Model confidence (mean pLDDT): 81 of 100.
Transfer RNA from a Minisyncoccota bacterium, 72 nucleotides, folded computationally.
It matches the Rfam family "tRNA". By type it is a transfer RNA.
NCBI's taxonomy places the organism under Bacteria, Bacillati, Minisyncoccota.
RNA sequence: GGACGGUUAGCUCAACGGUAGAGCAUUGCGUUUACAUCGCAGUGGUUAUAGGUUCGAAUCCUAUACCGUCCA
Numbered sequence: 001g002g003a004c005g006g007u008u009a010g011c012u013c014a015a016c017g018g019u020a021g022a023g024c025a026u027u028g029c030g031u032u033u034a035c036a037u038c039g040c041a042g043u044g045g046u047u048a049u050a051g052g053u054u055c056g057a058a059u060c061c062u063a064u065a066c067c068g069u070c071c072a
Base pairs, nucleotide, nucleotide: 001071002070003069004068005067006066007065010024011023012022013021018055026042027041028040029039030038048064049063050062051061052060
């Protein structure tokens, strides 16, 4: 330099173009003498950035940034 893949909650990952979710973590309550476990209810998202298409974009298109694999 070229090809391909990835970027979504604190972490690991989902998500037919039509209200962004799960597990773990975290907070509160209950349970316990206490801790742990368990149960219940919450908090937490500019979906990497910037544009475009569309009635509507995490999803489609373009550019940029970062990470990874391969080729040279």